[in-house]
RNA sequence: GGAGUCGGCCAGACAGUCACGGGGUGCGCAAGCACCGCGAGGAAAGUCCGGGCUCCAUAGGGCAGAGUGCCAGGUAACGCCUGGGCGGCGUGAGCCGACGGCUAGUGCAACAGAGAAUAGACCGCCGAACGGUGUCGCAAGACAUGCGUGGUAAGGGUGAAACGGUGCGGUAAGAGCGCACCGCGCGCGGGGACAACGCCGCGUGGCAUGGUAAACCCCACUCGGAGCAAGACCAAAUAGGGGAGCAUUGGCGUGGCCCGCGCUGCUCCCGGGUAGGUUGCUCGAGCCUGACGGCGACGUCAGGCCUAGAGGAAUGACUGUCCACGACAGAACCCGGCUUACCGGCCGACUCUUUUU
Numbered sequence: 001g002g003a004g005u006c007g008g009c010c011a012g013a014c015a016g017u018c019a020c021g022g023g024g025u026g027c028g029c030a031a032g033c034a035c036c037g038c039g040a041g042g043a044a045a046g047u048c049c050g051g052g053c054u055c056c057a058u059a060g061g062g063c064a065g066a067g068u069g070c071c072a073g074g075u076a077a078c079g080c081c082u083g084g085g086c087g088g089c090g091u092g093a094g095c096c097g098a099c100g101g102c103u104a105g106u107g108c109a110a111c112a113g114a115g116a117a118u119a120g121a122c123c124g125c126c127g128a129a130c131g132g133u134g135u136c137g138c139a140a141g142a143c144a145u146g147c148g149u150g151g152u153a154a155g156g157g158u159g160a161a162a163c164g165g166u167g168c169g170g171u172a173a174g175a176g177c178g179c180a181c182c183g184c185g186c187g188c189g190g191g192g193a194c195a196a197c198g199c200c201g202c203g204u205g206g207c208a209u210g211g212u213a214a215a216c217c218c219c220a221c222u223c224g225g226a227g228c229a230a231g232a233c234c235a236a237a238u239a240g241g242g243g244a245g246c247a248u249u250g251g252c253g254u255g256g257c258c259c260g261c262g263c264u265g266c267u268c269c270c271g272g273g274u275a276g277g278u279u280g281c282u283c284g285a286g287c288c289u290g291a292c293g294g295c296g297a298c299g300u301c302a303g304g305c306c307u308a309g310a311g312g313a314a315u316g317a318c319u320g321u322c323c324a325c326g327a328c329a330g331a332a333c334c335c336g337g338c339u340u341a342c343c344g345g346c347c348g349a350c351u352c353u354u355u356u357u
């Protein structure tokens, strides 16, 4: 100098004039006037998770169903975050993980191949067993031969993968058939704080258990529902209308079913009236700074700050200067996350590479 990785911050700024929305103070009977200060985001987006809050409601239990899925922590909680383990990608800094169980059961796996999980004989090997054939022999029998019955899976071949590996013994030939070592399973112990996990040691075992669960399934943990258009209050209007059905052995009660509990009526169709106002509505699991503890997420303590509440939905316009020349993009009950979109700028740490000293 170049190329990258991770983390943090900003999101045009300053000044002036007018306009818009809320709040505070003062004046005013009121309408309103004056002054002060505040007024869209890092994602406000997606509505994907978790909650706060409100109602059902006076509770509960179970089944089905759904979600998560290594370990230890953080958090109000989570499918989030932090650290560690294992696996994968990358030269690396780092990044990703749908990461419990195939020894509960059921299923699935193209082609090649004898055979793909209760395996299997294509080429082979075997004269020990029963036959056949040939030679020698008077005969009994001996030798040869893998031709048949049969034995075998060590060697070769197929395949991504073939039901442990090496060696010795044994056998007709072979085979964990037996043994030694390795490997694997189980049990115990050690030290990494526990654990996941890995290493080491001792004992023991049969020489046995392929893959796949983002296949069905099994296991562990978690889970009422509906949602600010929740809900509360005030005012007003109408038709307290008409019809049908069920009925205490019934019916209704915020996902389905059952038990339980509570209430005593409930369901459907036609028709009519209102949909106006106030509230919920912003002080929060809030933000900032410092100290301490912790690898970290974060926690504790102290001090400081108040920072939108519209209601068909508030931020616009003009002038001057600076410059990173401004992308993605606008709150609607409120928070913690994740995911997606994004022009550019600043700061820090780390990795790889080139050159010079």
Base pairs, nucleotide, nucleotide: 001353002352003351004350005349006348007347008346009345010344012322013321014320015319016318017317018316020039021038023036024035025034026033027032041328045339046338048337049336050335051334052333053227054226055225056224060259061258062257063256065223066222067221068220069219070084071083072082073081074080085099086097087096088095089094100218101217105216106215107212108211122156123155124152125151126150129149130148131147132145133144134143135142136141164182165181166180167179168178169177184205185204186203187202188201189200190199192197231279232278233277234276241270242269243268244267245266246265250264251263252262253261286305287304288303289302290301291300292299293298

Predicted 3D model of a 357-nucleotide RNA (Bacterial RNase P class A) from a Pseudomonadota bacterium. Lineage of the source: Bacteria > Pseudomonadati > Pseudomonadota. Its Rfam family is "Bacterial RNase P class A". The family's RNA type in Rfam is ribozyme. Its mean pLDDT, the model's own confidence on a scale to 100, is 79.